Model confidence (mean pLDDT): 77 of 100. This is a predicted structure of a 142-nucleotide RNA (FMN riboswitch aptamer (RFN element)) from a Clostridia bacterium.
[in-house]
RNA sequence: UUUAAUCUUCAGGGACGGGUGUAAUUCCCUACCGGCGGUAAGUAUAAUUGAUUUGUAUAAGCCCGCGAGCCUUCUAUUAAAAAAGGUUGAUUUGGUUAAAUUCCAAAGCCGACAGUCAGAGUCUGGAUGAAAGAAGAUGUUU
Numbered sequence: 001u002u003u004a005a006u007c008u009u010c011a012g013g014g015a016c017g018g019g020u021g022u023a024a025u026u027c028c029c030u031a032c033c034g035g036c037g038g039u040a041a042g043u044a045u046a047a048u049u050g051a052u053u054u055g056u057a058u059a060a061g062c063c064c065g066c067g068a069g070c071c072u073u074c075u076a077u078u079a080a081a082a083a084a085g086g087u088u089g090a091u092u093u094g095g096u097u098a099a100a101u102u103c104c105a106a107a108g109c110c111g112a113c114a115g116u117c118a119g120a121g122u123c124u125g126g127a128u129g130a131a132a133g134a135a136g137a138u139g140u141u142u
Stems, first nucleotide, its partner, number of pairs: 005138006017029003031122002033111002035066004042058006061109002069087005091107005113125003
């Protein structure tokens, strides 16, 4: 430098305050939250130059994709897992520009399943789980 394999660790946030009611963190007002990879003109930082240029880090909930959840099929089982398929939310307007659904400004919108004295993105539970992936170690080839 290149490339199989194995192992380890890590890997999700949020109801302040008020109203109605027998009862609601579930309704209403209001408040709050944003997984992983990609893209990106912003930001930070390093090197360099006459100008500049180059590298690194970070940067989208609603652009592209992935994950969890749910459903089906198949195989197997004491029971599971695995595998295949399906399903799975939401953005506009204005500004700048050669170029932006990513920047700036404003206004919007979205959120699995099961449970519950009453309907849940935020409570409880499956979950001390699984996982997109991130980092590291061992190790192989040249």
Lineage of the source: Bacteria > Bacillati > Bacillota > Clostridia.